[in-house]
Predicted 3D model of a 74-nucleotide RNA (transfer RNA) from an uncultured Alphaproteobacteria bacterium. Its Rfam family is "tRNA". Rfam classes the family as a transfer RNA. Rfam describes the family as follows. Transfer RNA (tRNA) molecules are approximately 80 nucleotides in length. Model confidence (mean pLDDT): 81 of 100.
RNA sequence: GGGUGUGUAGCUCAGGUGGUUAGAGCGUUACGUUGACAUCGUAAAGGUCGCAAGUUCGAGUCUUGCCACACCCA
Numbered sequence: 001g002g003g004u005g006u007g008u009a010g011c012u013c014a015g016g017u018g019g020u021u022a023g024a025g026c027g028u029u030a031c032g033u034u035g036a037c038a039u040c041g042u043a044a045a046g047g048u049c050g051c052a053a054g055u056u057c058g059a060g061u062c063u064u065g066c067c068a069c070a071c072c073c074a
Stems, first nucleotide, its partner, number of pairs: 001073007010026004019057001028044005050066005
């Protein structure tokens, strides 16, 4: 330099054919439970869906460019 793949919550990951509000588990915080801790239960907080542009009535999802990471080729 060329090619392929990945990028969504603090971490690991879902998200059919674009559709109105973006989710799970773990973790965190509060409360309940306990003599206390753990476990368990309830609730809450937490998101620039990598960045920008385009298409569309509507984009996490489609298109283009760029960035980061992984792998392959040279």